This is a predicted structure of a 75-nucleotide RNA (transfer RNA) from a Promethearchaeati archaeon.
RNA sequence: AGCCCCAUAGUCUAGUUGGAAGGAUACGGGACUCUGGAUCCUGAGGCAGGCGUUCAAAUCGCCUUGGGGCUGCCA
Numbered sequence: 001a002g003c004c005c006c007a008u009a010g011u012c013u014a015g016u017u018g019g020a021a022g023g024a025u026a027c028g029g030g031a032c033u034c035u036g037g038a039u040c041c042u043g044a045g046g047c048a049g050g051c052g053u054u055c056a057a058a059u060c061g062c063c064u065u066g067g068g069g070c071u072g073c074c075a
Base pairs, nucleotide, nucleotide: 001071002070003069004068005067006066007065010025011024012023013022019055027043028042029041030040031039048064049063050062051061052060
């Protein structure tokens, strides 16, 4: 320098076939209980950033940022 892959909540992860973003765990509240760190109910919280395409984008295209991998130059 070129190419490829990845980025979803505090953490892990599904969804990428364009049409209401889901689960686990952690956290807040409540119930139950002799007690709660067990069990049950419930609440808040997320698509790395920008532009574009489209009626509609986590999903498609381009650019940027960060991480990983392969190859090359220095001959």
Background:
The organism belongs to Promethearchaeati, within Archaea. Its mean pLDDT, the model's own confidence on a scale to 100, is 82. Rfam family: tRNA. Its family is annotated with triplet codon-amino acid adaptor activity in the Gene Ontology.